[in-house]
RNA sequence: GGCUUAUCAAGAGUGGUGGAGGGAACGGCCCUGAGAAGCCCGGCAACCUGUGGAGACAUAAGGUGCCAAAUCCGUCGGCGGAAGUCGAAAGAUAAGAA
Numbered sequence: 001g002g003c004u005u006a007u008c009a010a011g012a013g014u015g016g017u018g019g020a021g022g023g024a025a026c027g028g029c030c031c032u033g034a035g036a037a038g039c040c041c042g043g044c045a046a047c048c049u050g051u052g053g054a055g056a057c058a059u060a061a062g063g064u065g066c067c068a069a070a071u072c073c074g075u076c077g078g079c080g081g082a083a084g085u086c087g088a089a090a091g092a093u094a095a096g097a098a
Base pairs, nucleotide, nucleotide: 003096004095005094006093007092008091013041015040016039017038021031022030023029025075026074027073028072042067043066044065047063048062049061050059051058052057071090076087077086078085079084
């Protein structure tokens, strides 16, 4: 990297550093010098491991992950007059098999 399965409307800083970008892609629409990304600290969560438990579950030590907006909205299709709604694709994360 491709495959399988599960989840994606909850949650998370008035910190330090840093200085112009960021929100996957595309179209939008946003965030940002009242300070973006990155890094440090801090925090959230509970997928795997650990620990306790018969289990439900608890815990948060280890491995990840995450910390604007629903995966920010849409992208393809069904239903619908519309508003909308359901599903898919794409993406993200985890675990697993080859």
Predicted 3D model of a 98-nucleotide RNA (SAM riboswitch aptamer (S box leader)).
The coordinates come from a structure-prediction model, not an experiment, and the mean pLDDT is 86.
The model forms 94% of the base pairs in the Rfam consensus.